[in-house]
Context: one part of a larger RNA
RNA sequence: ACGAACGCUGGCGGCAGGCCUAACACAUGCAAGUCGAACGCCCCGCAAGGGGAGUGGCAGACGGGUGAGUAACGCGUGGGAACCUUCCCUAUAGUACGGAAUAUACCAGGGAAACUUGGAGCAAUACCGUAUACGCCCGAAAGGGGAAAGAUUUAUCGCCUUUGGAUGGGCCCGCGUUGGAUUAGCUAGUUGGUGGGGUAAAGGCCUACCAAGGCGACGAUCCAUAGCUGGUCUUAGAGGAUGAUCAGCCACACUGGGACUGAGACACGGCCCAGACUCCUACGGGAGGCAGCAGUGGGGAAUAUUGGACAAUGGGCGAAAGCCUGAUCCAGCAAUGCCGCGUGAGUGAUGAAGGCCCUAGGGUUGUAAAGCUCUUUUACCCGGGAUGAUAAUGACAGUACCGGGAGAAUAAGCUCCGGCUAACUCCGUGCCAGCAGCCGCGGUAAUACGGAGGGAGCUAGCGUUGUUC
Numbered sequence: 001a002c003g004a005a006c007g008c009u010g011g012c013g014g015c016a017g018g019c020c021u022a023a024c025a026c027a028u029g030c031a032a033g034u035c036g037a038a039c040g041c042c043c044c045g046c047a048a049g050g051g052g053a054g055u056g057g058c059a060g061a062c063g064g065g066u067g068a069g070u071a072a073c074g075c076g077u078g079g080g081a082a083c084c085u086u087c088c089c090u091a092u093a094g095u096a097c098g099g100a101a102u103a104u105a106c107c108a109g110g111g112a113a114a115c116u117u118g119g120a121g122c123a124a125u126a127c128c129g130u131a132u133a134c135g136c137c138c139g140a141a142a143g144g145g146g147a148a149a150g151a152u153u154u155a156u157c158g159c160c161u162u163u164g165g166a167u168g169g170g171c172c173c174g175c176g177u178u179g180g181a182u183u184a185g186c187u188a189g190u191u192g193g194u195g196g197g198g199u200a201a202a203g204g205c206c207u208a209c210c211a212a213g214g215c216g217a218c219g220a221u222c223c224a225u226a227g228c229u230g231g232u233c234u235u236a237g238a239g240g241a242u243g244a245u246c247a248g249c250c251a252c253a254c255u256g257g258g259a260c261u262g263a264g265a266c267a268c269g270g271c272c273c274a275g276a277c278u279c280c281u282a283c284g285g286g287a288g289g290c291a292g293c294a295g296u297g298g299g300g301a302a303u304a305u306u307g308g309a310c311a312a313u314g315g316g317c318g319a320a321a322g323c324c325u326g327a328u329c330c331a332g333c334a335a336u337g338c339c340g341c342g343u344g345a346g347u348g349a350u351g352a353a354g355g356c357c358c359u360a361g362g363g364u365u366g367u368a369a370a371g372c373u374c375u376u377u378u379a380c381c382c383g384g385g386a387u388g389a390u391a392a393u394g395a396c397a398g399u400a401c402c403g404g405g406a407g408a409a410u411a412a413g414c415u416c417c418g419g420c421u422a423a424c425u426c427c428g429u430g431c432c433a434g435c436a437g438c439c440g441c442g443g444u445a446a447u448a449c450g451g452a453g454g455g456a457g458c459u460a461g462c463g464u465u466g467u468u469c
Stems, first nucleotide, its partner, number of pairs: 001467002004465005011341006018333001019299001024297003028294003033058003038055002041052004065252003074177007083169002088165002091162001094159002096130004106119005136145003150157003178224003185215003190212008227249004231242004254275005277288004305331001307330003313327001314325004344374004354365004380405005388396001413458005418439003424453005434441002
């Protein structure tokens, strides 16, 4: 010094932190939706309007969690060239004419369910074609190629092509980044070249052929351990240890593999396959993934509520109203830590009683108590009552704070007293019972064991244990 634990004790407040172990398994609820100003349809209704599933758009790649893996261009720092970038800003030119389908719903089936098959028929900002092309792409040139979507409240919002930007990201390199040599050799896509392929993009990234290279005692390879950093702790510093909370980056999402969609994923609450496990089943077949927030079992010395609100900040969608948001803001629990406050103040000697000691004179507890005079922090009761919110909107919360009231009232413990080390006597015990961090105490006068009186230290804490400097 601590994300601590244990023992004894425990009044209040502010701020902060709270599964370090089993990346063990998870009941239940919630954690990602939104748009009717893209579209048709169904239901309720006289209408206005409301509700529903679906097609379509955007978002679900953010936010939140965890640290398993990773000794690596993963991270840190400084550079680089061969790239992409939805939404946003800027600028440019457009937004013309057509077509064929389909979901929901309906009809007829299958199935226990999950779900699913067929039929007829309808819409779009869904899909396709044609036209046009300033700039754009290919090409040495000639030339060739390529787009769009509309909506409504008539003022806008969109859509498409291209330019520049911003933001975010992908890639490459120098240097730095744990231990082991009781690991000394490692490597065939291996190292380089050419042609081809692939990617947004350089590249053995992939492939065919050719060459035989490449790395290594300046430690390759192998084994073990480990997320990295800003930082944190310690220290006069150098250094050592560490990487909880907060912030940046990385990796992962039951285990392993794979791609699809998309500007962006090889995607925690998407899809497919395989595996283990759990659940449902009419045995034919299906469903699931808390390392999100709570919570449960288990493990453990040990770590909290199945809470409130979208009021603020921020995010998604929407023209907006608004909806969603276990992000977030708050509240709850536990002295887990830091900080602050309190448990009263003054006076009070016949130095009361009691306790303890005693040389029996007395000493000490001790101004301590009682008594008297005050005060009211905190707690309690009553009343008022914010800032956070901008015109409105406050979960927190009748909270903070303010005013009034009664009353010393509601509030002290823990460890130690042989030396180190501040603090001593009596009784009990008798190498016993016990103490102990080290030295060491105890065998009949123990300041060292146990109790008592007294004292020392710290104080809502005090000790012990563990770990680091």
Small-subunit ribosomal RNA, 5' domain from an uncultured bacterium, 469 nucleotides, folded computationally. Rfam family: Bacterial small subunit ribosomal RNA. Its family is annotated with structural constituent of ribosome and ribosome in the Gene Ontology. Model confidence (mean pLDDT): 87 of 100. The RNAcentral record of the full RNA draws on ENA.